A computed fold for a 74-nucleotide RNA from an Opitutaceae bacterium, annotated as transfer RNA. Its mean pLDDT, the model's own confidence on a scale to 100, is 81.
[in-house]
RNA sequence: GCGAUCAUAGCUCAGUUGGUUAGAGCACAAGAUUGGGGAUCUUGGGGUCGCGGGUUCGAGUCCCGUUGGUCGCC
Numbered sequence: 001g002c003g004a005u006c007a008u009a010g011c012u013c014a015g016u017u018g019g020u021u022a023g024a025g026c027a028c029a030a031g032a033u034u035g036g037g038g039a040u041c042u043u044g045g046g047g048u049c050g051c052g053g054g055u056u057c058g059a060g061u062c063c064c065g066u067u068g069g070u071c072g073c074c
Stems, first nucleotide, its partner, number of pairs: 001073007010026004019057001028044005050066005
């Protein structure tokens, strides 16, 4: 240099043919329970879906560019 693949919550990940609230588990906070803690139960906070554009009535999803990681080729 060329190609493939990945990027979604603090972490690990889902997300259907593009279609109407952006989710799960763990973690975190509050409450219940307990003598206190742990465990358990309930509730809650936290996201411009790597970044910038485009297509569309509508984009996490499609297209282009770009950044970073991983793998292969030269």
The organism belongs to Opitutaceae, within Bacteria.
The sequence was found in a public genome assembly.
Its Rfam family is "tRNA". The family's RNA type in Rfam is transfer RNA.